[in-house]
Molecule: transfer RNA
Organism: Bacteroidales bacterium
RNA sequence: GCCCCUAUAGUAUAAUGGAUAGAACUUGAGAUUCCGGUUCUCACGAUGUCGGUUCGAUUCCGACUGGGGGUA
Repeated sequence: GCCCCUAUAGUAUAAUGGAUAGAACUUGAGAUUCCGGUUCUCACGAUGUCGGUUCGAUUCCGACUGGGGGUA
C1' cells in the first nucleotide's frame, strides 16, 4: 500500500427500520447500622465524525477518524 472485522454511559454490553436507546458494574444521594461493610431505594451518565437513502436510522449506504487482524 491493499483487503477484512469493529466503534453505544467511566467499564463490559442489549436493541433484525418505528420504545422516553434497556439492563449490570462503577459513581453520587438516601434508608438500614454505634461506625463501616453487606443489603435496599433513588439519581446522574452513551449511539466516533460528516454526508446519503427513508415518512422514520443505533440499525442500511459512502467517506473520514480510532482500534484489531490478514497479506508481499